[in-house]
Molecule: SAM riboswitch aptamer (S box leader)
Organism: Acidimicrobiaceae bacterium
């Protein structure tokens, strides 16, 4: 880049504004007028990337790689195991499951 194995399914709101759909599709189950989802605005969560500063190892002696912590700028995120199944082998069951 690719398969393939193990593990894990934890974290996080407040207000405006719109206003009937929303959870990608299929089926479920859920969430919504006690205003969902979107949008804005301040937040928080989380720590991939960036930075900093330290280990270690290379090597063309300025860099590169990798690991640690530190930050929390850029991202991601802030119902429900990425919400369950949906292909594939299995076990089980008379079948549906």
């Nucleotide at each position: 880049c690719a398969a393939u194995c193990a593990u894990c399914a934890a974290g996080a709101g407040c207000g405006a504004c719109u206003g009937a759909g929303g959870g990608a599709c299929g089926g479920g189950c859920c969430c919504g007028c006690u205003g969902a989802c979107g949008u804005c605005g301040c937040g928080a969560c989380a720590a991939c990337c960036a930075g900093u500063c330290g280990g270690u190892g290379g090597c063309u002696c300025g860099c590169c790689a990798u690991c640690g912590a530190c930050c929390a700028g850029g991202u991601g995120c802030c119902a429900a195991u990425g919400c369950c199944c949906g292909c594939u082998c299995g076990a089980u069951g008379a079948a549906a499951g």